[in-house]
Molecule: small-subunit ribosomal RNA
Organism: uncultured bacterium
């Protein structure tokens, strides 16, 4: 002492990027601001700078004295008569400018240009050196001398500056003297670390000195020694880039002069020809370095403001001078640039000192006080002089602290905002009011340290000096910190955020628009993401953005990654350097470990205090991973040395193979040429065609020739390092194996550079070419087809001898070594001999344990578990591209980036859709039929159009005879055009009327409008029901809008067999299993088996109708037998039969008999009214399709309110060139017509059904019996059967259209009804491409009925009559099931997605 989230998916594991929470800054922006303490303030342009100020000082070193002062003298002036002012002389005194000297300017201060370098860092050495001023010792200062500024005088110059004469001083300079422990020989001891130090000694050389004084001293020479600084050499550490591989003549080394404080090629003459480098020199780039500072768990990483410590530098570059010390910020001299003055001859200057100016920049302060203090320079001192410090001032730029009130107070006010809205919640105890405090603010007044010395007066020891005590003297900041009174909540909160990461939500706005974003992302009419608002969250004088550093990020992995498929193993051996390396023995003691000593400067941290009211700050005292010396241990690793045999090699024998190089042989097919036979094709394709062939092809036979490859044998076989190697044989070469243990004795193993081998293609010379076949040619496919297919056909494939060096060169798996269950094949050997073996050694497979992996998977042949050494890789694209380099004949290989640009790229599995995948398997899906429709009229819907409207909506299956089961008005929403506004409908509240209801008239197109008549109940006599009318406002209406805001309801897949679920198992997980398998079925039906074991919604069954049978019941049904009869079940009788409707029966593979697995089931089959879900209908699972419906209803949001509400009256929904779609009639003899006959179910009937009867050709009309119906009544069934006619023709089919004349309904038949009659007679002769429906009482044909409705079906829903054919099966079209497989799809193949072209 170590935290994670978002973000690839449909979901999952993984790998990988990207992002974010955290810290930090010499920091800027933007909102914003009350104080105070400590702190920092050109990161850019070493960019140019105006003006001040940063370095002087000593008179106790000198001459001297210009200015000041004292004093003195004279001379003048004013007058108050002894002062005052000005002048003059004299260095006389205090001083002192300038001047000689002297010390000092080489420190402080300020930058980081250069600089990759002993330049910094550490550790060491100088035996190879200096060192003023201090400090200790030791010895001396005796004689003499030339000169110079300054001053004066006199030149030159615009100025800066400067000549020349002459005088002179000193702590200036010089000379002589003396001195050795300085130098230099020699001896002699003595150490040491190579050169050599060091002691004593002989002899020799050459060099000192200033001055002043108050007579203590200062000061000055020489010597040695010390501290303090500096100087030089080493070890070692120190940035990037090989797309920089070579560099280097003073270069390396020597001898020898020179120089230097010293060592050195530092520098010069000669002599050698070295020196440095893959352990990265050279060369480019970049940069001062260290203490530390930020982060960080720590290893690291990033930085080098602010302090400290070296180094470098001082407009650029160069040079030396003086000096103890400089190559010298604020000195000197050359050159350059620039900038200033000039009288144009000339001459001045360096702010990277502190302030300031201008530039540059997102950006960095006052031309402030003072030397009180500290600390530096001169001085003996006092002092002076310090932009060094110390202090204030500007700035929230950063870190500490303080405030902005405290406690009560619920009518939970007012307002605000929210909401389900006579109220509620929320702001909020929040204010408002009461009460305390007074920090800070303002008045006032107080006021400590920072000061102690120096110095000066005084005293003590004593010796006029020290040293030590008293007292005085000295504050910039500052009247500042602190303190006390007094007022009196007064003077003081703002920022950013609220989708997820991430703490904090709701209105309204806006409507892919404005606009937000750090990453996912947010915005298309209900936005927690935009703006704006109430509300909260989160810090708080700041609070957010923006940049940059570390973290996260183990995401460069030393702690700590990896490579089979995610990025990553070299194509492949050999082998240098390196790097690792068996067993044992002695010695060493390099690393290794302990232990002692020295460094590791100071700050900084960090632990224990400690001071400032606290804190930040400051400050004692400890600690601190490195280096280097010294001792000791040897276990291990180096190193030396000995010795071993387990690694390696070598020997001897076996024996093995498509190992490898040359040469020789063969036989089949294949083409070609000759020559025979022989006749039209052949040849090729899905299908053709181009190509061959009557000049004889092809097909056969001979025979020759030519070149390239080797059938079976051949395999999961073998050999090879890898690329590869395949007929048979020879010669060479090489190599693993086994066996025996007989030699050497670690002689091993990796392996960067090197070299060498290295498919196909290609390239270059010569050489060969029978097939094959890149380019080409023709010829078909095709929308095209510069491709697949087809006919040719040239390089090229073969030889040989060079180049090239790349592959999905793969096991996508580097090489060696050891170790870790088992099970089964092979192939070479050995054992053993016995067709037996559980033995053994190497190789080559296959499963599998344990492990191990994201998994798939691997699994002694490893992807396990260890040990070495090599290669490599670090999001996707851009790019294996560009540049340069090397290599190559060239193709072109190797090496190998950037800018830009994206949030993913990408593995491995899971469910799903999906495939012109595969397997099973259904279904009127096809096939097999039957009859339709497309073609013609005509209803009838849609679209289009067209209109003032043609309301509205539904529109691929799954709109379109659909909403609508019935638009002349009305319906009705649409339009035109009149009128109405609490309303045509609902409640409430007031005033009037007493009715309302009805009749009547006017005036209107009609509502609308106006006038008249008639006309209530209860009662407590207040009123009160009810009803009208007119008033006001809550409100009322809205078929207005969103079906993508809903709810309910419906279609579709699909009446298809499926869809789930609990526990348990299996998987890290998404899921997986059950539900997969063998069987079966109409089924996930059901049976067997199974890591599954049950269960739910599905399917079956329950429920309705029909088929048969029984019983019960008999009216309005029925009539077998009896009776009557008007002959009609009428009618009495009757319930037996038909029937009607109640209860029951039956059918369940029950039963047989094959087949199956002894099953489920399947085939037969018998009995049966029916036989295998008997037929039918009702029932529609989890879902799908943002699938229809706001215009059946309901409903949220928006919108309309004298209209987008209501009324009326006409119009329109029916309009018509035109297109599709459902239909009906047809086209005709299996028919038309006309004639007499027969048989149904099923329903409907009172504002109905209507019989009989009369009339009318007829639609119908008149009159009406009977029935609310098993009784009347619509009501006639029609096909059908008979019997005549009609004879293939636009017809005795077909009936549109039209004319005329009526019925009927109904306020009303023009726009716009249905029906009769007569008349007229279109198109139409069975229908192209394509397409619909049906498996039995069905199809296909008849015809009757019912709703709806005043009338207005060819629709539409039932209902009965005749009443067929066909199914071999499942390639095949469409659609489901289900199991598998592949997948870059998942909005799911109408998916993704590549390239050209075009436009922006």
């Nucleotide at each position: 002492u170590u935290a994670g989230a978002g973000u690839u998916u449909g979901a999952u594991c993984c790998u990988g990027g990207c992002u974010c929470a955290g810290g930090a800054u010499g920091a800027a922006c933007g909102c914003u601001a009350g104080c105070g303490g400590c702190a920092g303030g050109c990161u850019u342009a070493a960019c140019a700078c105006a003006u001040g100020c940063a370095a002087g000082u000593c008179g106790a070193g000198g001459g001297g004295c210009a200015g000041c002062a004292u004093a003195a003298a004279c001379a003048u002036u004013g007058c108050u008569u002894g002062c005052a002012a000005u002048g003059u002389u004299a260095g006389a005194u205090g001083g002192c400018g300038a001047c000689c000297g002297g010390c000092g300017c080489a420190c402080g201060g300020g930058u980081g240009c250069g600089u990759a370098a002993c330049g910094c860092g550490u550790a060491u050495g100088u035996a190879a050196c200096c060192u003023a001023c201090c400090u200790u010792a030791a010895a001396c200062a005796g004689g003499g001398g030339c000169a110079u500024a300054a001053c004066a005088c006199u030149g030159a110059g615009a100025a800066a500056u400067u000549g020349g004469u002459a005088c002179u001083a000193a702590u200036u300079c010089c000379c002589c003297a003396u001195a050795a422990c300085a130098c230099c020989u020699g001896a002699a001891g003595g150490g040491g670390c190579a050169u050599c130090c060091u002691u004593u000694u002989u002899g020799g050389u050459u060099g000192a000195a200033a001055g002043u004084u108050c007579c203590g001293g200062c000061g000055g020479u020489u010597u040695a020694a010390g501290a303090u600084g500096g100087a030089c050499a080493u070890g070692c550490g120190u940035u990037g880039u090989a797309u920089u591989a070579g560099c280097u003549a003073g270069u390396u080394g020597g001898u020898g002069g020179g120089g230097u404080a010293a060592c050195g090629g530092c520098u010069c003459a000669c002599c050698a020809a070295g020196g440095c480098g893959a352990c990265g020199a050279u060369a480019c780039a970049u940069a001062g370095g260290g203490g530390g500072a930020c982060u960080g768990a720590g290893a690291g990483g990033u930085u080098a403001a602010c302090c400290c410590c070296c180094c470098a530098c001082a407009u650029u570059g160069g040079u030396a001078c003086u000096g103890a010390g400089a190559c010298a910020c604020g000195g000197a001299c050359c050159a350059a640039a620039c900038u200033c003055c000039u009288a144009c001859g000339g001459g001045a200057g360096g702010c990277a000192g502190c302030a300031g100016u201008g530039a540059g920049g997102a950006a960095u302060a006052u031309u402030g006080g003072u030397c009180a203090a500290u600390g530096g320079a001169c001085g003996c001192a006092a002092g002076u002089c310090u932009g060094a410090a110390c202090c204030a001032g500007c700035c929230a730029u950063g870190c500490c602290g303080c405030g902005u009130g405290c406690a009560g107070g619920a009518a939970g006010a007012c307002g605000g905002c929210u909401c389900u809205a006579u109220g509620a919640g929320u702001u909020g105890u929040a204010a408002a009011c009461u009460g305390c405090u007074u920090u800070u603010g303002u008045a006032u007044g107080a006021g400590g340290g920072u000061a102690a010395a120096c110095c000066u007066a005084g005293g003590u020891a004593c010796g006029u000096g020290u040293a030590c005590c008293u007292a005085g003297c000295u504050g910039a900041a500052a009247g500042u910190a602190u303190c006390a009174u007094a007022c009196g909540a007064a003077u003081a909160a703002g920022g950013a955020u609220c989708g997820g990461c991430u703490a904090a939500c709701u209105c309204c706005g806006u409507g892919c628009c404005a606009g937000c974003a750090g990453c996912c992302g947010c915005g298309g009419u209900a936005a927690u993401a935009c703006g704006g608002a109430g509300g909260a969250u989160c810090c708080a004088a700041g609070c957010g953005u923006u940049a940059u550093c570390c973290g996260g990020a183990u995401u460069u992995a030393u702690u700590g990654g990896g490579u089979u498929u995610a990025a990553a193993g070299g194509g492949u051996g050999c082998g240098u350097a390196g790097g690792c390396g068996g067993u044992u023995u002695u010695a060493u003691a390099a690393g290794u470990u302990a232990g002692a000593g020295g460094u590791u400067a100071a700050a900084u941290g960090u632990c224990a205090g400690u001071g400032c009211u606290u804190a930040a700050c400051a400050u004692u005292g400890g600690c601190c991973u490195g280096c280097c010396u010294c001792u000791a241990a040897u276990a291990c690793u180096g190193u030396a040395u000995g010795a071993c045999u387990a690694g390696a090699g070598a020997u001897u024998a076996g024996a093995u193979g498509c190992g490898g190089u040359a040469g020789g042989c063969g036989g089949a097919a294949u083409g070609u040429a000759u020559g025979g036979u022989g006749u039209a094709g052949c040849g090729g394709u899905g299908a053709a065609a181009u190509g061959c062939g009557u000049a004889g092809a092809g097909a056969u036979c001979a025979u020759a020739c030519a070149g390239a490859a080797c059938a079976c044998c051949g395999a999961u076989u073998g050999c090879g390092a890898a690329g590869g190697c395949a007929g048979c044989u020879u010669a060479c070469c090489a190599a693993a194996c086994u066996a025996a243990a007989u030699c050497u004795g670690a002689c091993g193993u990796u392996g960067a550079g090197g070299c060498a081998c290295g498919a196909a293609a290609g390239c270059g010379u010569g050489g060969g070419u029978a097939g094959c076949a890149a380019a080409c040619a023709g010829g078909a496919u095709u929308a095209g087809a510069u491709a697949c297919c087809c006919u040719g056909g040239u390089a090229g494939u073969c030889c040989a001898c060079g180049c090239a060096g790349u592959a999905a060169a793969c096991g996508a798996u580097g090489a060696u070594a050891g170790c870790u269950c088992g099970u089964u094949g092979u192939c070479g050997g050995c054992g053993a001999u016995a067709c037996a073996c559980a033995g053994u050694c190497g190789g080559u497979g296959a499963c599998u344990u344990a492990g191990a992996g994201a998994a798939a998977u691997c699994g002694a042949u490893a992807a396990g578990c260890u040990a070495u050494c090599c290669a490599c890789c670090u999001g996707g694209g851009g790019a294996g591209u560009a540049c340069g380099u090397u290599c190559g004949c060239a193709a072109g290989a190797a090496u190998g980036a950037a800018a830009c640009u994206c949030a993913a790229a990408g593995g491995a599995a899971u469910u799903g859709a999906c495939g012109g995948g595969g397997g099973c398997c259904c279904g009127c899906a096809c096939a097999a039929g039957c009859g339709g429709a497309g073609g013609a009229a005509c209803a009838u819907g849609u679209g289009g159009u067209u209109u003032a409207a043609u309301u509205c909506g539904a529109u691929g299956a799954u709109a379109c005879g659909c909403g609508a089961g019935g638009a002349a008005c009305c319906u009705u929403a649409c339009c035109c055009g009149g009128g109405c506004u609490u309303g045509a409908c609902a409640u409430c509240c007031c005033u009037u009327u007493g009715a309302c209801c009805g009749c009547u008239c006017c005036u209107u197109a009609a509502u609308c409008g106006g006038a008249g008549c008639u006309u209530u109940c209860c009662u407590u006599c207040g009123g009160g029901a009810c009803a009208g009318a007119g008033g006001a406002g809550a409100c009322a209406g809205g078929u207005g809008g969103u079906g993508c805001a809903u709810g309910g309801u419906u279609g579709u897949c699909g009446u298809c067999a499926g869809c789930u679920c609990g526990u348990g198992u299996c998987g890290u997980g998404a899921g997986a299993u059950g539900u997969u398998g063998g069987g079966u079925u109409a089924a996930g039906u059901c049976c067997c088996g199974c890591a599954a074991c049950g269960a739910g919604c599905g399917c079956a069954a329950c429920c309705c109708c029909u088929a048969u049978c029984u019983u019960u019941a008999g009216u309005a049904g029925c009539c077998a037998g009896c009776a009557u009869u008007u002959c009609g079940g009428a009618u009495g009788g009757g319930c037996a039969c038909u029937c009607u409707a109640g209860a029951g029966a039956g059918a369940c593979u029950g039963c047989c008999a094959g087949g199956g697995a002894u099953a489920a089931c399947c085939u037969g089959g018998a009995g049966g009214a029916a036989g295998g879900u008997g037929g039918g209908g009702a029932u529609g699972a989890c879902g799908u399709c943002a699938a229809a419906u706001c215009a059946u209803c309901a409903u949220g949001c928006c919108c309309c309110u004298u209209a987008u509400g209501a009324c009326c009256a006409g119009g329109g929904c029916u309009g018509c060139a035109c297109a599709c779609g459902u239909g009906c009639u047809a086209c005709a003899a299996u028919g038309g017509c006309g004639u007499a006959a027969a048989c149904a179910a099923a329903g409907g009937g009172a504002a109905g059904c209507a019989a009989c009867c009369a009339c009318g050709u007829g639609a119908g009309u008149g009159u009406g019996a009977g029935c609310a119906a098993a009784u009347c009544u619509c009501a006639a069934a029609a096909a059908u059967a008979a019997c005549g006619u009609c004879u293939c023709a636009g017809u005795u089919c077909g009936g549109a259209u039209u004319g005329u004349a009526g019925u009927c309904u109904g306020c009303a038949a023009c726009u716009c009804g249905a029906c009769u009659a007569c008349a007229u007679g279109a198109a139409g002769c069975u229908g192209g491409a394509a397409u619909c429906g049906c498996u039995a009482g069905u199809a296909a044909u008849c015809g009757c009925g019912a709703a709806u409705c005043a009338g207005a079906a060819u629709g539409u829903c039932g209902c009965g009559g005749u009443g067929a054919a066909u199914a071999c099966g499942u390639u095949c079209c469409c659609g489901g099931g289900u199991c598998u497989u592949g997948c870059a799809c998942a909005c799911a193949c109408c998916g993704c997605c590549c390239g050209u072209c075009a436009a922006g």